Bacterial RNase P class A from Sediminicola luteus, 332 nucleotides, folded computationally.
It is recorded under the gene name rnpB.
The coordinates come from a structure-prediction model, not an experiment, and the mean pLDDT is 75.

RNA sequence: UAAGCAGGCCACCUUAUCGCUGCGAACCGAACUUGUUCGGUAAGGGGAGGAAAGUCCGGGCACCGUAGUGUGACAUAGCGGGUAACACCCGUCCGUUGAAAAGCGAGGACAAGUGCAGCAGAAAGUAUGUACAGGUAAUGCUGUAGUGAAAUCAGGUAAACUCUAUGUGGUGAAACGCCAUGUAUACCAGCGUCCCGACCUUGGUCGGGGGAGGGUUGCACGCCCAUGCUGGAGGGUAGGCGGAUCGAGCCAUGGGGUAAUCCAUGGCCUAGAUAAAUGAUAGGGAACCCUGUUCGCGGGGUACAGAACCCGGCUUAUGGCCUGCUUUUUAC
Numbered sequence: 001u002a003a004g005c006a007g008g009c010c011a012c013c014u015u016a017u018c019g020c021u022g023c024g025a026a027c028c029g030a031a032c033u034u035g036u037u038c039g040g041u042a043a044g045g046g047g048a049g050g051a052a053a054g055u056c057c058g059g060g061c062a063c064c065g066u067a068g069u070g071u072g073a074c075a076u077a078g079c080g081g082g083u084a085a086c087a088c089c090c091g092u093c094c095g096u097u098g099a100a101a102a103g104c105g106a107g108g109a110c111a112a113g114u115g116c117a118g119c120a121g122a123a124a125g126u127a128u129g130u131a132c133a134g135g136u137a138a139u140g141c142u143g144u145a146g147u148g149a150a151a152u153c154a155g156g157u158a159a160a161c162u163c164u165a166u167g168u169g170g171u172g173a174a175a176c177g178c179c180a181u182g183u184a185u186a187c188c189a190g191c192g193u194c195c196c197g198a199c200c201u202u203g204g205u206c207g208g209g210g211g212a213g214g215g216u217u218g219c220a221c222g223c224c225c226a227u228g229c230u231g232g233a234g235g236g237u238a239g240g241c242g243g244a245u246c247g248a249g250c251c252a253u254g255g256g257g258u259a260a261u262c263c264a265u266g267g268c269c270u271a272g273a274u275a276a277a278u279g280a281u282a283g284g285g286a287a288c289c290c291u292g293u294u295c296g297c298g299g300g301g302u303a304c305a306g307a308a309c310c311c312g313g314c315u316u317a318u319g320g321c322c323u324g325c326u327u328u329u330u331a332c
Base pairs, nucleotide, nucleotide: 002327003326004325005324006323007322008321009320010319012285013284014283015282016281017280018279020047021046023044026041027040028039029038030037031036032035049304053315054314056313057312058311059310060309061172062171063170064169073168074167075166076165077164078092079091080090081089082088093107094105095104096103097102108163109162113161114160115157116156130145131144132143133142134141176242177241178240179239187232188231189230190229191228193210194209195208196207197206198205199204200203213225214224215223216222249268250267251266252265253264254263255262256261287302288301289300290299291298292297
């Protein structure tokens, strides 16, 4: 150098102008409960990821369900440790792949029961018992041969049923809690109107009833008639607020431990949108890739992809840099 193995880090920087989305000193105005609230202007400052992805596993949180016990279903499985928890991580044993660095493993039980199994072989798991020899009253009763991984033997197989041990209730932020404009042949009250009945002083009083409809050709459309006024309450649609970002948080130092990780001290605040902001243009610079080359340099390009309640993992996609390690057969 080449081929390969393991681990770590980064995810462009900068200037100007114009925007987008939260926070917001200060100032101005309004209201009243006079120190608060609301509105406006606005200095300044924050604004995607290592995977935000797949939604696969584990938890927080919320609601629903639930006396207790059992059954069922699903998951996990050497041994020890870590963790809030896990199917994750660390160490180690065994097995396995590789020449090696290293990688991979659902890795409990077939001595409870059931099932399944190619070739060879007489016979393969209740024996339709081969050949030779021996033996018996009789019988594969005994030995040897032969096939096979295995021949009446505690055979193999559980990502086969099953058994053992352990764990798991269901749903999912569109959870859930709060406020609530408008609208209405719905509800309540009063007034009015229409109908019926009674009474009397004959046009009034009292009592009751009607309107989520009726008619037109059975149905649909269409058409026609009626559906009064005022006030109130409830549920709740649109919409708004909370949940929602300070948390199993991040960084540094020291200590325990082989490690995963834990402890102590100090410091830090680091998106919170809701149809969804995190951008655009211009200049300069760095790194890498492609390409041309007169080897000075010129030209072009910038991976995968984007929060949506929040964490811990796993898996998948992807550009570049660095460190350590291995090398059989070979080459410089």